[in-house]
Predicted 3D model of RNase P RNA and transfer RNA as a complex of 484 nucleotides. The coordinates come from a structure-prediction model, not an experiment, and the mean pLDDT is 77.
RNA sequence: AGAGUUGGCCAGACAGUCGCUGGGCCGUGAUGUAAGCUUUUGCACCGCGGUCGAGAGGAAAGUCCGGGCUCCAAAGGGCAGAGUGCCAGGUAACGCCUGGGGGGCGUGAGCCUACGGAAAGUGCCGCAGAGAGUAGACCGCCUAAGGCGCGUUGCUAAGCAACGCGAACGGCAAGGGUGAAAGGGUGCGGUAAGAGCGCACCGCGCGCGUGGCAACAUUGCGCGGCAGGGUAAACCCCACUCGGAGCAAGGCCAAAUAGGAAUCCUUGAGCGUGGCCCGCGCUGGAUUCGGGUAGGCUGCUAGAGGUGGUUGGCGACGACCGUCCUAGAUGAAUGACUGUCGGCAGCUAGGUGCGGGUGACUGCGCUGCGCUGGUCACAGAACCCGGCUUAUCGGCCAACUCUUUAU
RNA sequence: CCGCUCGUAGCUCAGAUGGAUAGAGUACCGCCCUCCGAAGGCGGUGGUCGCGCGUUCGAAUCGCGCCGAGCGGGCCA
Numbered sequence: 001a002g003a004g005u006u007g008g009c010c011a012g013a014c015a016g017u018c019g020c021u022g023g024g025c026c027g028u029g030a031u032g033u034a035a036g037c038u039u040u041u042g043c044a045c046c047g048c049g050g051u052c053g054a055g056a057g058g059a060a061a062g063u064c065c066g067g068g069c070u071c072c073a074a075a076g077g078g079c080a081g082a083g084u085g086c087c088a089g090g091u092a093a094c095g096c097c098u099g100g101g102g103g104g105c106g107u108g109a110g111c112c113u114a115c116g117g118a119a120a121g122u123g124c125c126g127c128a129g130a131g132a133g134u135a136g137a138c139c140g141c142c143u144a145a146g147g148c149g150c151g152u153u154g155c156u157a158a159g160c161a162a163c164g165c166g167a168a169c170g171g172c173a174a175g176g177g178u179g180a181a182a183g184g185g186u187g188c189g190g191u192a193a194g195a196g197c198g199c200a201c202c203g204c205g206c207g208c209g210u211g212g213c214a215a216c217a218u219u220g221c222g223c224g225g226c227a228g229g230g231u232a233a234a235c236c237c238c239a240c241u242c243g244g245a246g247c248a249a250g251g252c253c254a255a256a257u258a259g260g261a262a263u264c265c266u267u268g269a270g271c272g273u274g275g276c277c278c279g280c281g282c283u284g285g286a287u288u289c290g291g292g293u294a295g296g297c298u299g300c301u302a303g304a305g306g307u308g309g310u311u312g313g314c315g316a317c318g319a320c321c322g323u324c325c326u327a328g329a330u331g332a333a334u335g336a337c338u339g340u341c342g343g344c345a346g347c348u349a350g351g352u353g354c355g356g357g358u359g360a361c362u363g364c365g366c367u368g369c370g371c372u373g374g375u376c377a378c379a380g381a382a383c384c385c386g387g388c389u390u391a392u393c394g395g396c397c398a399a400c401u402c403u404u405u406a407u
Numbered sequence: 408c409c410g411c412u413c414g415u416a417g418c419u420c421a422g423a424u425g426g427a428u429a430g431a432g433u434a435c436c437g438c439c440c441u442c443c444g445a446a447g448g449c450g451g452u453g454g455u456c457g458c459g460c461g462u463u464c465g466a467a468u469c470g471c472g473c474c475g476a477g478c479g480g481g482c483c484a
Stems, first nucleotide, its partner, number of pairs: 001403010012341007020055002023052007031044004057378001061389002064387005069246004076278004081242005086100005101115001102113004116237002121235002123231003138176002140172003148166008184202006203226001204224005209218003250298004260289006269283004291483002305324008342376003345372003350367007408480007417433004426464001435451005457473005
C1' cells in the first nucleotide's frame, strides 16, 4: 500500500422565526361548592393569555420466542397436544447470551453448525440393478472334494474302477457393471478360485487407566476380525419445559333500549374452562336474529431503568456505593421555513500519472480551487421489559489476519 | 391485539402419501374443415411452483426465516 476479519459507536450540527402534544407557575373569565341569603375569600373543574422547562428508535418494524402485570381457583391431578434437544454457566425467563467440546469451511484472523436415540419397534429407499436389507450373483473367476454328462483303457457284459475333457445341480465375491448408497483400506501370505481366511500397518468399536465439573479427549494399556446401509426437518422412543386469555386484560363512572324473539341443554345439566376426563366454584346458561352505545377517568409510565466508580468472574453477568429522571399521544403530537457549516452526488478552472501520434492533438485514470433552489438512509412509540429476525445512505474508532514492497 | 387460511402458465384450478420431463380447462399461435367467419378437430408456445436458506440421493410437497393477499373475533343488554 492492497485485500479482509471481529467488536463497538454516530445516525447531520448550530442559530433564528412560526407551529404541535402533554405538564409546572402566574394572570384572567365562566360554572359549581360552603350552615338560610348576599358579598369577599378559599377550593374544584373548564376556557383564554403569558412564561418556564420536556418531547421517538437502533431497529420504535415483523409479532417469531420469553417474562412482568391483570382476570379466570394466589392454577390442582391425569390424558391428549405443543415446544426444546452436545456440555457447563448466566438470567425473572427463553428457542436468547457467554465459555467450552465434536463436525465442516477458510492460507489466516475467523466463520457456520436442528449436534439425543437407527442395537425398542414400524414405515420408506422411485428408476436402474442379480441384489436396497437377517443382503445378493447378471457378466466374470474356479473344477480341489462329492455328484452329472462325454471319451479312452481294464475286467466277457450290466456294472465297477482309473485317467482325461466338459459344463454347472456346485464353490467364490477379487474384478466389471447398476446406483446417492452394495457388509472397512493397502500390502503380503494363502487357495481350485477366492475371501479378515491368516498376518503387518492404517482405520473402527469396546473395556480399563489418565486429564477434565461435564460434553469429550487420549502420543497410555488391553481386547475384538469388524457389527445390525441411510432416513427421526417420517411415525416413534428418551430427557426436560409448558394451565388459558390478553391493556379492546382488569377496575370505576355516565349514556342509551323492544331489558325483546327463536332454537337448544337442564338432575347430574349448563357455565367459569380453553381439546377431553376428574376436581373446585357458581345457578340458569349457550347460539342466532333483532336493538343500543361508538363517551370519560383509571390501568399509564420510576423501571429485571440509565449513568459514573470500586470490585468478583476468561466471559455472559453479578455485588456494593454515588448520581440522574428521561414521551404518554388516541385518526393519534415530536414538525415546517430561512441562514451558516459538515458529509455525499453531479458539473468544473487548474494540476498530475500512464499510453497513442513526427506533430497540432487525443484516450484512460488520480487529485481538485469553485458552483448547484441537488441530496442527507431505514424508518414512526401506543401496557412495559429481555431477546431473535428483518430493513438501513454514509462515516468513525479499536484489535487482529493475509499478500506485496521498502528499511 | 389474538386466531386462521392462501400464494402453481395471462386467467381459473389439480397435484401436497417426497421420485425425477409439474398437469387440466380457458386464452394465444399454426394447420385442417368452410365461399368467409364462428363452432369443431389436430398440433404447439407459455412455469425462478411468492422469495431465500436448509434436511434429503432427490423438494411444488418437509423445516426455518422473510414478502404479499384474504377471512374471523372482542363492548352493553
It holds a member of the Rfam family "Bacterial RNase P class A". The family's RNA type in Rfam is ribozyme.